[in-house]
Molecule: transfer RNA
Organism: Candidatus Woesearchaeota archaeon
Formats: sequence, C1' cells, structure tokens
RNA sequence: GCGCCAGUAGUCUAGUAGUAGGACAUGCGCUUGCCAAGCGUAGGACCCGAGUGCGAAUCUCGGCUGGCGCA
Repeated sequence: GCGCCAGUAGUCUAGUAGUAGGACAUGCGCUUGCCAAGCGUAGGACCCGAGUGCGAAUCUCGGCUGGCGCA
C1' cells in the first nucleotide's frame, strides 16, 4: 500500500428498514440480627460524517479504530 472482517451502556451480547432488548456490574427498596445470595425497581448505549428512503443500528459512500491475510 491492497483486500477481508468487526465497531451497540462501565463490561459482554441480541437486533437483515418501523418503540434499541438481555445478562453482568452500579444506585435504591424488600428480605436477614449483619453480610452474602435471592426478589423487585431505576439510570445508562447504536464509532464519526454524508447519501438513499415516508422512515436507517440495519442499505450505500467516505473517514477513524481494532483484528486477519497478501505484498
């Protein structure tokens, strides 16, 4: 330099155009003599820009970051 793949919450992950979901973690509450465990509840995310489209996490283009391969 070229090609391929990936990027969603603090962490891991689901979601093939129509209200972004789950687990762990965190806060609060219940439970317990206390802690842990358990149960309930709350907050928290689509890497950036542009395009298409009534509507984009999803499709297209460019960029950034990471991984793999070729040279």